Description:
Bacterial RNase P class A from an Alphaproteobacteria bacterium, 365 nucleotides, folded computationally. Rfam family: Bacterial RNase P class A. By type it is a ribozyme. The sequence was found by an Rfam model in a public genome assembly. Of the family's consensus pairs, 95% are formed in the model.
RNA sequence: UCAGAUGGCCGGGUGACCGCGGGCUCCGCAAGGGGUUCGAGGAAAGUCCGGGCUCCACGGAAAAACGGUGCCGGAUAACGUCCGGCGGGGGCGACCCCAGGGAUAGCGCCACAGAAAUGACACCGCCUACCGGCCUAAAGCCGCGGCAAGGUUGAAAUGGUGCGGUAAGAGCGCACCGCGUUCCUGGCAACAGGAGCGGCUAGGCAAGCCCCACCGGGAGCAAGACCAAAUAGGGACGGCACGUAGGCUUUUUCGGCCAGCCGUCCGGGUCGGUCGCGUGAGGUGUUCGGUAACGAACGUCCCAGAGGAAUGGUCACCCCUUCAGCAAUGAAGGACAGAACCCGGCUUACAGGCCAUCUGACAUU
Repeated sequence: UCAGAUGGCCGGGUGACCGCGGGCUCCGCAAGGGGUUCGAGGAAAGUCCGGGCUCCACGGAAAAACGGUGCCGGAUAACGUCCGGCGGGGGCGACCCCAGGGAUAGCGCCACAGAAAUGACACCGCCUACCGGCCUAAAGCCGCGGCAAGGUUGAAAUGGUGCGGUAAGAGCGCACCGCGUUCCUGGCAACAGGAGCGGCUAGGCAAGCCCCACCGGGAGCAAGACCAAAUAGGGACGGCACGUAGGCUUUUUCGGCCAGCCGUCCGGGUCGGUCGCGUGAGGUGUUCGGUAACGAACGUCCCAGAGGAAUGGUCACCCCUUCAGCAAUGAAGGACAGAACCCGGCUUACAGGCCAUCUGACAUU
């Protein structure tokens, strides 16, 4: 210098003027006005996961069912998140990726192709030693047979390589590697290393059922609590109507009940209002503990909160990008997006820029 890896940060700046929302305060009977102060984000987004808070259900606990998580250890209020490690895979490397428990509990599946897909198998192929026949015999041929090395199919073919061995072959024998298993050593553990044993019995799939371990009651701020109109309707009491104009009492009379009107009181709901609502698993600095996630102590700061609605606009200078131009300069523009009960994560979107550490290549000294 170029190409990369990882982690973190910013994401237009300054000033003037005009405006918008909340708090406090002053003036005003009120309407309103003045002053002062605060006023979006790293994702406020998707609403995917975990919690706080609230109400409902439940005597406690456990089981079943259903759902979720799934190497080991730690962090945390908790998590499917994070940190550290292990194993596997990729990269020359810094580093990156992985739903990564169990397939000797059981069931199921393994398309196509292929001889054979799990009780493994024999299409092409290799062999003719042994046994029988033809033959006097040998050779040869036929039969009875032996084999799985090589070829072929497939995502996958029952260990691999080499030597020996054999009629040809074969863990048939041996060495190394792989696998399984027992023990020892190191490690909290996942696991790693070593020694012995077993000739290999044990194919794959659990993002198929299932088994094992652990976790989970439900709904959500439109949760929920309080105050409380008009009108309509409900209840209690009192009064009026004393007349039949109504209904019931089978019909008629009498009587009773309901129904009618007015007033007072009570209670529930609706409109509306108040709270919940921001001092919090809070931010930040230093020190200490820890590899780290994180934790502790001390100091310091108060930092939006309403309604669906505010959080902006104009001008000047600067910064950046694009376009035009030889240039001076001019024009256009400023990523994604935007709170509504709160917090911790994950995921997704994002113009441009800055910082730190590290890797590889080349060059120079």